Description: This is a predicted structure of a 117-nucleotide RNA (FMN riboswitch aptamer (RFN element)) from Clostridium kluyveri. Its mean pLDDT, the model's own confidence on a scale to 100, is 84. RNAcentral holds the sequence, with entries from Rfam and Ribocentre. RNAcentral records the identical sequence in 2 taxa. It matches the Rfam family "FMN riboswitch aptamer (RFN element)". Rfam describes the family as follows. The RFN element is a highly conserved domain that is found frequently in the 5'-untranslated regions of prokaryotic mRNAs that encode for flavin mononucleotide (FMN) biosynthesis and transport proteins. Its family is annotated with FMN binding in the Gene Ontology.
[in-house]
RNA sequence: AUAUGCUUUCGGGGCAGGGUGAAAUUCCCGAUCGGCGGUAUAGUCCGCGAGCUGAUUAUCAGCAGGAACUGGUUGGAUUCCAGUACCGACAGUAAAGUCUGGAUGGAGAAAGUGGAA
Numbered sequence: 001a002u003a004u005g006c007u008u009u010c011g012g013g014g015c016a017g018g019g020u021g022a023a024a025u026u027c028c029c030g031a032u033c034g035g036c037g038g039u040a041u042a043g044u045c046c047g048c049g050a051g052c053u054g055a056u057u058a059u060c061a062g063c064a065g066g067a068a069c070u071g072g073u074u075g076g077a078u079u080c081c082a083g084u085a086c087c088g089a090c091a092g093u094a095a096a097g098u099c100u101g102g103a104u105g106g107a108g109a110a111a112g113u114g115g116a117a
Stems, first nucleotide, its partner, number of pairs: 004114007017029003031098002033088002035048004043086002051063005068084005090101003
């Protein structure tokens, strides 16, 4: 110095206004939002996270769950710029990306500290 161990902290945004109805922020009109790692800066490329199942229950394995094109710039961009589209786990409840809940969760990020071969 590095692999790496431990601790702490941090770690998700969003239905204004209106219609129907006994009841809907769930339906309809309309509005609005964009987690983490990778890569030329990404909700729509690759991978991960919240769910479910099984096991040996630390953890591992499997399954489920969504979406983008066109033009331009460039050495290089499905990431930038322009345009037009599209998507949204699980449980609850009048059918939910936006409400409530699992969540004191979590992909992971930073700092401190220990520290080999």

Lineage of the source: Bacteria > Bacillota > Clostridia > Clostridiaceae > Clostridium.